Transfer RNA from a Minisyncoccota bacterium, 72 nucleotides, folded computationally. Its mean pLDDT, the model's own confidence on a scale to 100, is 83. RNAcentral records the identical sequence in 3 taxa.

[in-house]
RNA sequence: CGGGAUGUGGUGUAACGGUAACAUUUACGAUUCGGGUUCGUGAGACUCCGGGUUCGAAUCCCGGCAUCCCGA
Repeated sequence: CGGGAUGUGGUGUAACGGUAACAUUUACGAUUCGGGUUCGUGAGACUCCGGGUUCGAAUCCCGGCAUCCCGA
């Protein structure tokens, strides 16, 4: 320098263009003499950034940024 992949709660992953889900984590409560386990309720991301298309974008298009891979 060229090409490709990935980017979503604290963490790990989902989500045919239609109001972002699950696990874990965490708070409180129940269970126990206490702890652990288990169970219940709640909290936590407007999806890397900026534009465009669309009635509607995490998703499609364009330009950036970061990480990783391949080539030179």